The RNA shown here (transfer RNA) has 76 nucleotides and comes from a subsurface metagenome.
RNA sequence: GGGCCCAUAGCUCAGUGGCUAGAGCAGCGCACUCAUAAUGCGGAGGUCCCAGGUUCAAAUCCUGGUGGGCCCACCA
Numbered sequence: 001g002g003g004c005c006c007a008u009a010g011c012u013c014a015g016u017g018g019c020u021a022g023a024g025c026a027g028c029g030c031a032c033u034c035a036u037a038a039u040g041c042g043g044a045g046g047u048c049c050c051a052g053g054u055u056c057a058a059a060u061c062c063u064g065g066u067g068g069g070c071c072c073a074c075c076a
Stems, first nucleotide, its partner, number of pairs: 001072007010025004018056001028042004049065005
């Protein structure tokens, strides 16, 4: 220098154009218990990496950027 993949809740991930974006775990509250754990119930938690574009409508499609990973090539 070239190519490919990834970025969504604190963590691991799903969601491949259409309701107000979801699950598990963690954390919080309640129940249970002498107490803790386990278990059950409940509620909370989001600038979908950033900017622009397409569209009636974008986490999703397109362009550029940033960060991370993998492969190839070149120089010394």
Background:
Its Rfam family is "tRNA". Rfam's curators write: Transfer RNA (tRNA) molecules are approximately 80 nucleotides in length. It is annotated as a transfer RNA. The coordinates come from a structure-prediction model, not an experiment, and the mean pLDDT is 81.